[in-house]
RNA sequence: GCUACGGUAAGGCAAACCUGACCAAAGUCAGAGACGCAAAGCCACGGAUCCACGGCUCCUCCGAGAAGCCACUAAUGACUCCCCGCCGGACCCAAGAUAGCCGGGCUGCCAGC
Numbered sequence: 001g002c003u004a005c006g007g008u009a010a011g012g013c014a015a016a017c018c019u020g021a022c023c024a025a026a027g028u029c030a031g032a033g034a035c036g037c038a039a040a041g042c043c044a045c046g047g048a049u050c051c052a053c054g055g056c057u058c059c060u061c062c063g064a065g066a067a068g069c070c071a072c073u074a075a076u077g078a079c080u081c082c083c084c085g086c087c088g089g090a091c092c093c094a095a096g097a098u099a100g101c102c103g104g105g106c107u108g109c110c111a112g113c
Stems, first nucleotide, its partner, number of pairs: 001113002006110002012037002018031005035100001041106003045103003048098003054093002057090003062085002065082001067080002070077002
């Protein structure tokens, strides 16, 4: 130098579960704990996946107002439609997240060449 073929020796990282904290959530951090990993070191550039506090649209219930129509002596009632508000639901999206989903970029121990 080979940017990664191998993991002897020395080591390294740390899945799930549990505890605490952050968070709307996905998830993150720390402790404990090891499923595994030869880049399971770092980086959200591309793809993919996850979440939906927030936003668009649509639907259901409820409430207010306007119009139309039917019944009616009157009071009033039913129906249709427009519009506003509210709870719930569905789809999509911004934002966020996942590097132990894949690709890509950067760096790298020992051995080997």
The prediction has a mean pLDDT of 80. c-di-GMP-I riboswitch aptamer from a Gammaproteobacteria bacterium, 113 nucleotides, folded computationally. The sequence was found by an Rfam model in a public genome assembly.